Predicted 3D model of a 95-nucleotide RNA (c-di-GMP-I-GGC riboswitch aptamer) from Gordoniibacillus kamchatkensis. Of the family's consensus pairs, 95% are formed in the model.
[in-house]
């Protein structure tokens, strides 16, 4: 420096359950292991998920500002265990 077949020391931890934060997606802590050679870190590009606030539409109420419900598009939200990119690094193999 290229790579991840095998082995070992170790690491992380999906689903699900409990607690907690959040409008939600989801996050965090504990239990738990489906998997992972970056399943370490960064939302930078694409994808996916959510839709509180704001805005539009409809109905109802009020009729002075407006309020309630339903619904539409929509990230300032989430995901790095969806893919790509950036960055740091353990072990082993080859040179």
């Nucleotide at each position: 420096u290229c790579g991840a077949a095998c082995a070992a020391a170790g690491g992380c931890a999906a689903a699900c359950c409990c607690g907690u934060c959040g409008a939600a997606a989801g996050g965090c802590g504990g239990g738990g292991a489906c998997g992972c050679a970056a399943a370490g870190c960064c939302a930078c590009g694409g994808g996916u998920c959510u839709a509180a606030g704001a805005c539009g539409u409809a109905a109802g109420c009020a009729u002075u500002c407006g309020c309630u419900u339903a619904u539409g598009g929509g990230a300032u939200g989430a995901u790095c265990g969806c893919c790509g990119g950036g960055u740091u690094g353990c072990u082993c193999u080859a040179u």
Background: The prediction has a mean pLDDT of 83.